[in-house]
c-di-GMP-I riboswitch aptamer from a Bacillota bacterium, 86 nucleotides, folded computationally. Taxonomically the source falls in Bacillota (Bacteria, Bacillati).
RNA sequence: GAGUGUACAGGGCAAACCAGUGGAAACGCUGGGGCGCAAAGCUACGGAUCUAAGGGCCGACGGCCUAUGAUCGCCGGGUUGCCGCU
Numbered sequence: 001g002a003g004u005g006u007a008c009a010g011g012g013c014a015a016a017c018c019a020g021u022g023g024a025a026a027c028g029c030u031g032g033g034g035c036g037c038a039a040a041g042c043u044a045c046g047g048a049u050c051u052a053a054g055g056g057c058c059g060a061c062g063g064c065c066u067a068u069g070a071u072c073g074c075c076g077g078g079u080u081g082c083c084g085c086u
Stems, first nucleotide, its partner, number of pairs: 002086004012037002017032006035073001041079003045076003048071003054066005
């Protein structure tokens, strides 16, 4: 440097759920919790998915469309990195 994750060291992260909190919502953040994770570190770049405040449309108490919102613990890409093995 390339490939790789069966076992090792130090460890790391933290799903559901609960409480608080921000938000129109999706969802985020903090604490508890621990299902899992070798990139479950970072990045919305491509795809996918969620939401629809604002905007648009519609014989309109409502419905439909729309991301500039959100998910990197959905997949792929980019980028950084611990330990071991080959």